[in-house]
Record summary: This is a predicted structure of a 72-nucleotide RNA (transfer RNA) from a Bacillota bacterium. It matches the Rfam family "tRNA". Rfam links the family to the GO term triplet codon-amino acid adaptor activity. Rfam classes the family as a transfer RNA. The coordinates come from a structure-prediction model, not an experiment, and the mean pLDDT is 80.
RNA sequence: GGUGGCUUAGCUCAGCGGGAGAGCGCCUGCCUUACAAGCAGGAUGUCGUAGGUUCAAUCCCUACAGCCACCA
Numbered sequence: 001g002g003u004g005g006c007u008u009a010g011c012u013c014a015g016c017g018g019g020a021g022a023g024c025g026c027c028u029g030c031c032u033u034a035c036a037a038g039c040a041g042g043a044u045g046u047c048g049u050a051g052g053u054u055c056a057a058u059c060c061c062u063a064c065a066g067c068c069a070c071c072a
Base pairs, nucleotide, nucleotide: 001071002070003069004068005067006066007065010024011023012022013021018055026042027041028040029039030038048064049063050062051061052060
């Protein structure tokens, strides 16, 4: 320098045009002598950034940024 992949909650990830979600973690309550486990409830997101397409974009297109792998 080139090619490809990834970027979504605190962490790990799913979702791939019309509701933003799961597990773990966190908070509160119950349970327990106490802790863990369990049960019930709850909080948390500019969906990497900027444009474009569309009635409508986390999702499609383009550029950029970061990370990873491969080729040279």

The organism belongs to Bacillota, within Bacteria.